Molecule: Bacterial RNase P class A
Organism: Actinomycetota bacterium
RNA sequence: UGAGUCGUUCGGGUGACCGCGGCAUAGAAAUGUGCUGAGGAAAGUCGGGGCUUCACAGAGCAGAAUGCUGGCGAGAGCCAGGUUGGGGCGACCUGACGGAAAGUGCAACAGAGAGUAAACCGCCGAUGGGUGUUCACACACCACAGGUAAGGGUGAAACGGUGCGGUAAGAGCGCACCAGCGCAUAGAGCGAUGUAUGCGGCUUGGUAAACCCCAUUUGAAGCAAGACCAAGCAGGAGGAGGGCUGCUCGCCCGCCGAAAGGCAACCUCCGGGUAGGUCGCAUAGAGGGAUGGUCACCACUUGUCUAUGACAAGUACAGAACCCCGCUUACAGAAUGACUCACCGU
Repeated sequence: UGAGUCGUUCGGGUGACCGCGGCAUAGAAAUGUGCUGAGGAAAGUCGGGGCUUCACAGAGCAGAAUGCUGGCGAGAGCCAGGUUGGGGCGACCUGACGGAAAGUGCAACAGAGAGUAAACCGCCGAUGGGUGUUCACACACCACAGGUAAGGGUGAAACGGUGCGGUAAGAGCGCACCAGCGCAUAGAGCGAUGUAUGCGGCUUGGUAAACCCCAUUUGAAGCAAGACCAAGCAGGAGGAGGGCUGCUCGCCCGCCGAAAGGCAACCUCCGGGUAGGUCGCAUAGAGGGAUGGUCACCACUUGUCUAUGACAAGUACAGAACCCCGCUUACAGAAUGACUCACCGU
């Protein structure tokens, strides 16, 4: 100098004018004055908490979520680390993480066999059997029983690898080395884990985003939660006088008189509660409704030109609705810190 990686901060500025919401204040009102009015994500509504209701308190089942270690925190999450894959020369980016040796299940096609593995081809003929030679021992042949997981073949996957020994042929059957697993010891680390040495032939397939097992956590719904006040209509209790009706009684038997009770309207009160209002509700804040526009100068970007400048256009994503913490997603550009690689100079 160029190309990158990871973080952090900002994300147009100043002034004037016009307009909108909220609060305070003046006014009878219209309106005036003062103060104040979006974000890092206000978004998605994904995970938690506060708050509220479900009468109160406790215990459990089902279901759900999470699953390496340590720290912080509120069990969400964040930071640092571990093991193991993938990408990059590198800084770095990115996926996975309890248990398959508790049990049950599943695995297309191919293949003889897919799990206490398996005998299709091949290999063997020690053992048993058969045939032949032989007096017999023995030998040769057959490959019927059988043995064999070395070799071939199928498959994503076939029960450690290489070599030597061994054997009838083979095989961790034995041995050496290597790989894995388990155990023990020493020392490192808080721990996950990792290092070294020794021992044990221990060699145990995959799948838990299949059921399941283990550990931890977990009641549900959500501010349109909910609380308070409370018209009208309906309901209940009571009241006074008039209206309608009239169980029953009286007589001169009449649509007469008295009269318990009932009905509707009226008045007063009561409980729940609809419309409506207030609170919940905030140093923006609701009617799910405001938070904007114009001009001037400056900054930046792009384009054009008569080019140290002029002119024109433009200014990322987006926009509160109970509050807070986190996660995810969108984002033009600018500033800044650490680090990596390449080249050049000293």